[in-house]
Context: one part of a larger RNA
RNA sequence: GAAUGAACGUUGGCGGCGUGGAUUAGGCAUGCAAGUCGAACGGGCCGCAAGGCCAGUGGCGCAAGGGUGAGUAAGGCGACGGUAACCAACCCCAAGAUUGGGUAUAGCCGCGGGAAACCGCGGGUAAUCCCCAGCGACGCAACGACACCGGCAUCGGUGUUUUGCCAAAGCUUCGGCGUCUUGGGACGGGCUGUCGUGGUAUUAGCUUGUUGGCGGGGUAAUGGCCCACCAAGGCUGCGAUGCCUACCGGGCGUGCGAGCGUGGCCCGGCACACUGGGACUGAGACACUGCCCAGACUCCUACGGGAGGCUGCAGUCGAGAAUCUUCGGCAAUGGGCGCAAGCCUGACCGAGCGACGCCGCGUGGAGGAUGAAGGCCUUCGGGUUGUAAACUCCUGUCGAGGGGGAAAAAGGGUCGUAAGACCUUGAUUGAUCCCUGGAGGAAGCACGGGCUAAGUUCGUGCCAGCAGCCGCGGUAAGACGAACCGUGCGAACGUUAUUC
Numbered sequence: 001g002a003a004u005g006a007a008c009g010u011u012g013g014c015g016g017c018g019u020g021g022a023u024u025a026g027g028c029a030u031g032c033a034a035g036u037c038g039a040a041c042g043g044g045c046c047g048c049a050a051g052g053c054c055a056g057u058g059g060c061g062c063a064a065g066g067g068u069g070a071g072u073a074a075g076g077c078g079a080c081g082g083u084a085a086c087c088a089a090c091c092c093c094a095a096g097a098u099u100g101g102g103u104a105u106a107g108c109c110g111c112g113g114g115a116a117a118c119c120g121c122g123g124g125u126a127a128u129c130c131c132c133a134g135c136g137a138c139g140c141a142a143c144g145a146c147a148c149c150g151g152c153a154u155c156g157g158u159g160u161u162u163u164g165c166c167a168a169a170g171c172u173u174c175g176g177c178g179u180c181u182u183g184g185g186a187c188g189g190g191c192u193g194u195c196g197u198g199g200u201a202u203u204a205g206c207u208u209g210u211u212g213g214c215g216g217g218g219u220a221a222u223g224g225c226c227c228a229c230c231a232a233g234g235c236u237g238c239g240a241u242g243c244c245u246a247c248c249g250g251g252c253g254u255g256c257g258a259g260c261g262u263g264g265c266c267c268g269g270c271a272c273a274c275u276g277g278g279a280c281u282g283a284g285a286c287a288c289u290g291c292c293c294a295g296a297c298u299c300c301u302a303c304g305g306g307a308g309g310c311u312g313c314a315g316u317c318g319a320g321a322a323u324c325u326u327c328g329g330c331a332a333u334g335g336g337c338g339c340a341a342g343c344c345u346g347a348c349c350g351a352g353c354g355a356c357g358c359c360g361c362g363u364g365g366a367g368g369a370u371g372a373a374g375g376c377c378u379u380c381g382g383g384u385u386g387u388a389a390a391c392u393c394c395u396g397u398c399g400a401g402g403g404g405g406a407a408a409a410a411g412g413g414u415c416g417u418a419a420g421a422c423c424u425u426g427a428u429u430g431a432u433c434c435c436u437g438g439a440g441g442a443a444g445c446a447c448g449g450g451c452u453a454a455g456u457u458c459g460u461g462c463c464a465g466c467a468g469c470c471g472c473g474g475u476a477a478g479a480c481g482a483a484c485c486g487u488g489c490g491a492a493c494g495u496u497a498u499u500c
Stems, first nucleotide, its partner, number of pairs: 001500004006496005013361006019354002026317003030314003035060003040057002043054004067272003076197008086189002091185007099133004108123006140164003144161007170177002198244003205235003210232004215227003247269004251262004274295005297308004325351001327350003333347001334345004364394004374385004398441001400436004407429002411424005444489005449470003455484005465472002
C1' cells in the first nucleotide's frame, strides 16, 4: 500500500447493488417450513338438483428443495479413465399386449378398555389394494449345443436350436388420461484404476480377516464385504503406524511474477441431522420435520403410562468484542400432485433492520473590500482567519408533500372449426413526467518533531501525559493539554486484529 463475513471510538443526509451468528454442532416457548389427486374406491354429511365438504382405503410425492461443517488427511475431493462387474421411478422413441375369476381389510355399525397417547373384540363393504389361473414374445435363465465376430485374463457380442419361467387396471365430460412386457435413449446414480491433495521422526516399526488362494453366502454389481478351509503373507525411511490440525474444489486476497495466505457469500462434490446403533418401505434412504432400541435432557400424568428433537424461516435464553424481522406474497422463476381449473411451497420473489462493504449524488452557484465585527498572533506599524461572512442576483439535484401511471405478464377463462373477439391475474418496486415550496432539512474525523503533507501562542514543569520506530516532558516544549491556524481524507475518519 492492498484486503476483510470484521469489532471498537467519534460523527452521520439520500439512493442503488451486495452482505450479516465466524463464538456453544449449546438449550429451545410459539407460529409456519409437504402435500396433492373425487377423472382409482366405498361411505358419512349438506343440498330439490347441479354440485360440494369430511375422515378413511388407494396412487404419486415426501431420498428433491432448505440448513450446517461436527466428523473426515482418505469409503473424501480434484484431473483423466474403466465397468467384458452394475442399477434406473417420472420423461422420450419403437414394437406388442391389456383375458377370466377369487379372498380380505380400513372407513361404517355394535360392544368394551384407558387420565391421556391410543387400543381391543364382533359384524359387514369397495377399488387402479391383494391373490389365483390363462395367453404370451424379437424377454429372462442354462459354465446346454453349434456357427461367426471381438477382447488385457476370468470372458463378451450376434445368429440358430433345446428346455424351463414370467405381466396387466381401469377411469372419462368420449377429446383423452392411464396399466403391462420388451428393446433403445436421456437425466441421474453405484463400484473401480492412475496421479495429485496438511504438520510432526522429541511418533520407527505396524497388521491376524491381517495378505493371498479354493469354495460358498450376500449385493443391482466387483471385492475378506461376510463365512468355512488352506498358505504365511501384506505395508514401511519415496515416511508405514501413531498423534495434532483440517470438509474438498471452482475460486477469493495479495503480488510484475513465481509464490504465499485463504475456502464467508455464489456454483459443484462430500458428510451430518439431540448422542450411539439398527433395519423397514421404496426406482432411490439405512431417511433433517419416517419407524424401532439404548442413552442424556425437557415436558404431560389420574403414577399405571405417555410426548419431544429449529445444524429449515422468523424468534428466545446463554456464552461472546460481535452478526437482523416471531414481516408480505405465491404476481414472477422453479418444485410436488392433478386431464384441467387449481391446491401446497419460510424454495423463491420482495419488503424491514445494520455506513458491514462497494459505487453514485448532495450539503448550493455567480458576484461581492472601507478587506466589517469577532478570534488568534504581533516587532504595536500591522498580519491572518478571508471572498470567507454580511449583502445582491440566481438555480432547484437529493430530501419533503401531492398527482400520475409505463414495465416487471408469460399465462388462465368463456365463445368460436379456425382466424379471432371478450373477460381476467402484481406481494412489491413504482422510471421518465407534472405541481407546491424555498438555500431552506444535510460535515465530520484524524493529524501537524523526523519518517510524513501541515506551526504558532498559552498552560504544565521527568508531573500530568504522548508514543508505530527514533524518542518527547526536569521553567520560553513546533512531540503533553488547550486555543487559533494549517494538512489529509470526506458520510465518513481513525484504532485494533488478521493475510499478502

A computed fold for a 500-nucleotide part of an RNA from Singulisphaera sp., annotated as small-subunit ribosomal RNA, 5' domain. The RNAcentral record of the full RNA draws on ENA.